[in-house]
RNA sequence: GCCGGCGUAGCUCAAUGGUUAGAGCAAUGGCAUCAUAAGCCAGAGGUUACGGGUUCAAGUCCUGUCGCCGGCA
Numbered sequence: 001g002c003c004g005g006c007g008u009a010g011c012u013c014a015a016u017g018g019u020u021a022g023a024g025c026a027a028u029g030g031c032a033u034c035a036u037a038a039g040c041c042a043g044a045g046g047u048u049a050c051g052g053g054u055u056c057a058a059g060u061c062c063u064g065u066c067g068c069c070g071g072c073a
Stems, first nucleotide, its partner, number of pairs: 001072007010025004018056001028042004049065005
């Protein structure tokens, strides 16, 4: 340099172009305990990497940039 894949919560991952983007773990608060851990309950936490486009509607499709991974040279 060329080709391909990936980028969504603190982490690991879901989400058929159509309801208010969800789950597990972590963190926080509470219950319980003499106390701690385990356990149980609850609520929070999101510019879907950053722009542009298509569409009535985009995390999803197209495109540019950036980052990571792999392959080729």